The RNA shown here (SAM riboswitch aptamer (S box leader)) has 110 nucleotides and comes from uncultured Microlunatus sp. Rfam family: SAM riboswitch aptamer (S box leader). From the family's description: The SAM riboswitch is found upstream of a number of genes which code for proteins involved in methionine or cysteine biosynthesis in Gram-positive bacteria.
RNA sequence: UCAUCCAGAGGGGACGAGGGACCGGCCCGUCGACUCCCCGGCAACCAGCUGAGCCCUUCUCAGCCCCGGUGCCAACUCCGGCGCGAUCGAGAGUCGAUCGCGACAGAUGA
Numbered sequence: 001u002c003a004u005c006c007a008g009a010g011g012g013g014a015c016g017a018g019g020g021a022c023c024g025g026c027c028c029g030u031c032g033a034c035u036c037c038c039c040g041g042c043a044a045c046c047a048g049c050u051g052a053g054c055c056c057u058u059c060u061c062a063g064c065c066c067c068g069g070u071g072c073c074a075a076c077u078c079c080g081g082c083g084c085g086a087u088c089g090a091g092a093g094u095c096g097a098u099c100g101c102g103a104c105a106g107a108u109g110a
Stems, first nucleotide, its partner, number of pairs: 001110005010039005018028003022081004040073003045069002048064006077105001082102009
């Protein structure tokens, strides 16, 4: 810089108090969370294989993914934070609730 982020996927062992990035909320956690290790799985970003677009290379698209490099396996990135719009309720040019869209931030891959 680009792409994706409402799908999917858990058992065992070690440790022992915090964890879910920040803030607020709400959750998870001594019935052992988080983290680490082993095994298993999910997925299809890269790699690989097959087919098509044109005959080769490149590229693109679709499919497969047993083996390879990552990733992931509570809650939509757990929800909100900033802006806009719709509806509703208060009530005075603002607040709250619900929903939608976008931005910011973050995560993962190349």

The prediction has a mean pLDDT of 81. The organism belongs to Microlunatus, within Bacteria.